[in-house]
RNA sequence: UGCUGAGUCCAGCAAUGGAACGGGAGAACCAAUUUUUGGGGUGAAUCACGAUGCAAUUCGUGUAGGGCAAUCUUUUCGUCCGAAUCCGUCAGCUAAUCUCGUAAGCGUUAGAAA
Numbered sequence: 001u002g003c004u005g006a007g008u009c010c011a012g013c014a015a016u017g018g019a020a021c022g023g024g025a026g027a028a029c030c031a032a033u034u035u036u037u038g039g040g041g042u043g044a045a046u047c048a049c050g051a052u053g054c055a056a057u058u059c060g061u062g063u064a065g066g067g068c069a070a071u072c073u074u075u076u077c078g079u080c081c082g083a084a085u086c087c088g089u090c091a092g093c094u095a096a097u098c099u100c101g102u103a104a105g106c107g108u109u110a111g112a113a114a
Base pairs, nucleotide, nucleotide: 001107002106003105004104008019009018010017011016020102021101022100023099024098025097030092038090039087040086041085042084047062048061049060050059051058065081066080067079068078073114074113075112076111
C1' cells in the first nucleotide's frame, strides 16, 4: 500500500448493543413427479481423457467456471486458480416467519486501449 472472500463499520472502560453484508430452512401459485444408481448445501472450483493400482488413492493433460491495484463496463495481452468441506435419508420455488456467519489465508510496485 494491497489481494481472494459475505466475513465490515459504529457506540461503549467493559459486558454488550446497533447498523451493514452474506447463507440456510420455510406457504399459496407454479414447477416437478423417479426418492440406494441415495439426496442436498456452502463455494469459481464442474466435467472429460490417460497412466498407476485389486480397489481406494495418486499423477498428468485439458476443460465449464473464477481471480489478478483509482470506480464501473468492454476489448486485448499476460498470468494464476479450477479446492475443500458440511448435513445425515431430508430440504424445488417460496410471502410471513425462524435461524446461522462476520472467518481463514496471502501478497505487490501494480500491462495496454476505449
Molecule: c-di-AMP riboswitch aptamer (ydaO/yuaA leader)
Organism: uncultured Sinanaerobacter sp.